This is a predicted structure of a 249-nucleotide part of an RNA (large-subunit ribosomal RNA, domain VI) from Halovenus aranensis. It matches the Rfam family "Archaeal large subunit ribosomal RNA". The literature on the family includes a 2002 paper in BMC Bioinformatics by Cannone et al., "The comparative RNA web (CRW) site: an online database of comparative sequence and structure information for ribosomal, intron, and other RNAs". NCBI's taxonomy places the organism under Archaea, Methanobacteriota, Halobacteria, Haloarculaceae, Halovenus. The sequence was found in a public genome assembly.
Context: one part of a larger RNA
RNA sequence: UGUAUUGGUGUCUGACGGGAACGCCCGUAUAGUACGAGAGGAACUACGGGUGGUGGCCACUGGUUUACCGGUUGUUCGAGAGAGCACUGCCGGGCGGCUACGCCACACGGGGUAACGGCUGAACGCAUCUAAGCCGGAAACCCACCUGGAAAAGAGACACCGCUGAGACCACUCGUACAAGACGAGAUCAAUAGACUCGGGGUGUACGCGUCGAGGCAACGAGACGUUCAGCCUGCGAGUACUAACUGG
Numbered sequence: 001u002g003u004a005u006u007g008g009u010g011u012c013u014g015a016c017g018g019g020a021a022c023g024c025c026c027g028u029a030u031a032g033u034a035c036g037a038g039a040g041g042a043a044c045u046a047c048g049g050g051u052g053g054u055g056g057c058c059a060c061u062g063g064u065u066u067a068c069c070g071g072u073u074g075u076u077c078g079a080g081a082g083a084g085c086a087c088u089g090c091c092g093g094g095c096g097g098c099u100a101c102g103c104c105a106c107a108c109g110g111g112g113u114a115a116c117g118g119c120u121g122a123a124c125g126c127a128u129c130u131a132a133g134c135c136g137g138a139a140a141c142c143c144a145c146c147u148g149g150a151a152a153a154g155a156g157a158c159a160c161c162g163c164u165g166a167g168a169c170c171a172c173u174c175g176u177a178c179a180a181g182a183c184g185a186g187a188u189c190a191a192u193a194g195a196c197u198c199g200g201g202g203u204g205u206a207c208g209c210g211u212c213g214a215g216g217c218a219a220c221g222a223g224a225c226g227u228u229c230a231g232c233c234u235g236c237g238a239g240u241a242c243u244a245a246c247u248g249g
Base pairs, nucleotide, nucleotide: 007161008160009159010158011157012156016148017147018146019145022052023051024050025049026048027047028046029045035040053106054105055104056103057102061100062099063098064097065096068093069092070091071090072089073086074085075084076083077082109143110142111141116136117135118134119133169249170248172186173185174184175183192244193243194242196239197238198237199236200234201233202232203231208227209226210225211224212223215220
């Protein structure tokens, strides 16, 4: 863009497609049974586990985490506090996110058949699974299962709204989304983002002050304890319209 020259919102149908979404192995019971003189030694079926593969997830465990917190070396600034640089200087931790080494799931069954096994049965008074007819039979095929799919030209259906502002879009605040588009949430009748508060979480007890402090004539003094489960930080959760979602097209 089309699907009637005739709008939209939402929910579906499923023609036709894709998939291997499953493959294999072991154990227990069956059972020391059937079978076999013995030696040996199954299976149907049920249950449990493992491995390869596939899809998903991050509560747990582990990894990463150049947001973050702490320790410390050299040097520079500084009275100190606090910082800069040295691969993030090096080191110890680490939420959220992302991940695997972590966790979850990945049947049964039905139908038509193949080889094959049969029933009934003539041609050919017998016989014969086949000639007519019928039954069974595979990890393969078609369903079932997962998934795409109204551009399926026989171009679908249903419900509701609207036919003059229904609906959509831009601009705006954003992220369960993202290369650009797209997708989704919101837009004051508002918790969409920020700020703030609370909760949860990370680090590990801040600065300053007080007391002590090896040594020292003294000045000074690493450090310890208390104040302090502190201080600092927070991509998480919630609350709250304080800020911005305005004016508009």